[in-house]
Context: one part of a larger RNA
């Protein structure tokens, strides 16, 4: 010097990203508890008193001897002094530094963010605010149901729309606004466009024949390769409807009797031009924004303000009681976390043998 352990003047978080760790605090009775709330809760809230041991009195409860009372005469019942066991008050005595005398046994309050909650998860770095969850809309599927599934079986179900499948939100409260242009999807079929067949006008080969002195030409049926009109669905154009469907929800430019501003106006654009609520915010770049609040001092934290680089309503919006090995900031207590390290115990480690 390490590790594990105990103690510690005087201060008491000054340590540190951060009270990390390790103190505090615990256990029972009594007494007494606030906002605030979904009335259940918050609560063990908080913050206090007592607790050994002898002794006297008292009060209850059980058993139950004597003895009363009852009687169906029973080894029966009911009341019950004494005794014995428990639980309990009151008062008085006592001893010690210390009586839940060792061990076991919450440290607490306030504000705020997330997530409603009990509860899952990254088997071996993450336990969370992420999954889950009731409860809420949407769609789908009438039953040989939609859906799963390699083929059959088979599961959905021995169930039947208060069922089952799939998607999103994510208890509860107040709510949930605009746009169907685009894309998706449900509906329409008039028009257009549009396959494979269907149909086959017309055209090419082949040659019986004919025609020519010859070279060649012409060419029916039949066989054969083509083939243009016309008839051809669904799909797509196309006409609606759909946002708790993907999704999206403007610029510029003037005006009020100080100045600032701008209820009003003017214009150009969109399918519509972001409503309520919230907002420098798990989201604000500029930024440590600006005011207030807490410190002597505060880039966080709290409460406002709104100039929303770039919030916003089931990719849910804004609140909330209770929860939480969650995430922030702040105080009390107590503390070797620090000022400052010291001392001691056991194991390492060094040394020597």
């Nucleotide at each position: 010097c390490c590790c594990u352990u105990g103690c510690g003047a005087a201060g008491g978080a000054a340590c540190u990203c951060g009270g990390c760790a390790a103190u505090u605090u615990g256990a029972c009775a009594c007494c007494g508890u606030a906002a605030c709330u979904u009335c259940g809760g918050g609560a063990g809230a908080a913050g206090g008193u007592g607790u050994g041991c002898c002794g006297u009195c008292g009060c209850g409860a059980g058993u139950g001897u004597a003895g009363g009372g009852g009687u169906u005469c029973g080894c029966c019942c009911c009341c019950g002094a004494a005794g014995c066991u428990c639980a309990u008050g009151a008062c008085g005595g006592u001893c010690g530094c210390a009586g839940u005398g060792a061990a076991a046994u919450g440290g607490c309050c306030c504000a705020a963010g997330c997530g409603a909650c009990u509860g899952u998860u990254u088997a071996c770095c993450a336990a969370a605010a992420a999954c889950a969850c009731a409860g809420g809309a949407c769609u789908c599927u009438g039953c040989a149901a939609a859906g799963u599934c390699g083929a059959a079986a088979a599961c959905g179900a021995c169930g039947u729309a208060u069922a089952g499948g799939g998607u999103c939100u994510g208890a509860c409260g107040c709510c949930u606004g605009c746009c169907c242009g685009g894309u998706g999807c449900c509906g329409g079929a008039a028009g257009g466009u549009u396959a494979a067949g269907g149909a086959g006008a017309g055209g090419g080969g082949u040659u019986a024949g004919c025609c020519g002195c010859a070279a060649g030409g012409c060419g029916a049926a039949g066989c054969u390769c083509u083939g243009a009109a016309c008839c051809g669905a669904a799909g797509c154009c196309c006409c609606g409807g759909u946002a708790a469907a993907c999704g999206g929800c403007g610029g510029c430019c003037g005006u009020a009797a100080c100045u600032a501003u701008a209820a009003c106006g003017g214009u150009c654009c969109u399918a519509a031009g972001g409503u309520a609520g919230c907002g420098a915010a798990a989201u604000u770049c500029c930024u440590u924004g600006u005011c207030g609040g807490g410190u002597a001092a505060g880039u966080u934290c709290c409460g406002a303000c709104c100039u929303g680089c770039a919030c916003g309503a089931a990719u849910g919006g804004c609140g909330u009681a209770a929860c939480g090995a969650u995430u922030u900031g702040g105080g009390c207590a107590c503390u070797g976390u620090c000022u400052c390290c010291g001392c001691a115990a056991g194991g390492g480690g060094c040394u020597c043998a």